Predicted 3D model of a 111-nucleotide RNA (SAM riboswitch aptamer (S box leader)) from a soil metagenome. Of the family's consensus pairs, 84% are formed in the model.
RNA sequence: CAUCCAGAGUGGCGGAGGGCUCGGCCCAGCGAUGCCACAGCAACCGGCCCGGACGGGCGCGGUGCUAAUUCCGACGCGCGGCGUGCUCGCGAGAGCCGCCCGCGAAAGAUG
Numbered sequence: 001c002a003u004c005c006a007g008a009g010u011g012g013c014g015g016a017g018g019g020c021u022c023g024g025c026c027c028a029g030c031g032a033u034g035c036c037a038c039a040g041c042a043a044c045c046g047g048c049c050c051g052g053a054c055g056g057g058c059g060c061g062g063u064g065c066u067a068a069u070u071c072c073g074a075c076g077c078g079c080g081g082c083g084u085g086c087u088c089g090c091g092a093g094a095g096c097c098g099c100c101c102g103c104g105a106a107a108g109a110u111g
Stems, first nucleotide, its partner, number of pairs: 001111004009038005017027003021074004039066003044062003047058004070107001075104004080100004085096004
C1' cells in the first nucleotide's frame, strides 16, 4: 500500500476444550482446536504464454487459505427507521435511552 459478504476435504497423529480478548452465538469423545501427508481453492509475488500497450491466460515456483461476512457486537458519525420507554414542554416538539439500518474508524489476518 492492497484485499478481506466469493471459493476450497480426505486420511493419519492426538485427546479437550476451541473460535485472539470480553459478551453473544456457534464447533466439539458421532473426536473439535492444533500438527502431518496428499488433495483442493485462490491468483498477492516470481515465472511462462498471448499482446504494441492496457490487459488477459496458465497454475510451474514462493507464500496464503480450505466452519460460520475478519462468525456477530465492542469505538465514532447519522437534518436514517422503530418505540404502550424516560425527562422537559400548554402544545408543536426537544433531549436522553433501547433496538434496527447505513457509513466510517480502530484492531486483526494475508500478500